[in-house]
Parts: sequence; C1' cells; structure tokens
RNA sequence: CGGACCGUAGCGCAGUCUGGUAGCGCGCCACACUGGGGGUGUGGAGGUCGCGAGUUCGAACCUCGCCGGUCCGACCA
Repeated sequence: CGGACCGUAGCGCAGUCUGGUAGCGCGCCACACUGGGGGUGUGGAGGUCGCGAGUUCGAACCUCGCCGGUCCGACCA
C1' cells in the first nucleotide's frame, strides 16, 4: 500500500440476504418462596445499532466517506 471480515444493552451474540415495533443468553434491580445464603419463579431497568453524510414515506439493513479491530497478500530488511 491492496483485499476480506467484524463494530448492535455491562459481557457474549442474533437480526442485514428480502428496508417496515431493536431482540436472545448471561449479568444487574425489585418482589415472592427460604431462618439466612444459594437456588427457583415473576416482573423491571438498561441501546444516538462505531462516527458523519446521502437515498427513501421509512435505514441496524442500501450507497459514499471516515475511525477502530482481526486476518490475508504485497513491499522493505
């Protein structure tokens, strides 16, 4: 320098193909069961979907630019 993939809740991920209410597991909070802990059950909180712009009635999803990470290749030695 070129290419591919990845970036979504505190953590790990799905959702992108086919644009149409942002989800799952763990964790966290409250309550119930228990003498307490643990465990189980019920309910709840938590998101500018990496950043910006564009297309569209509507973008996590399509287009462009940028940032970060992983891998491959090239170059140099």

Transfer RNA from a Verrucomicrobiota bacterium, 77 nucleotides, folded computationally. Its Rfam family is "tRNA". It is annotated as a transfer RNA.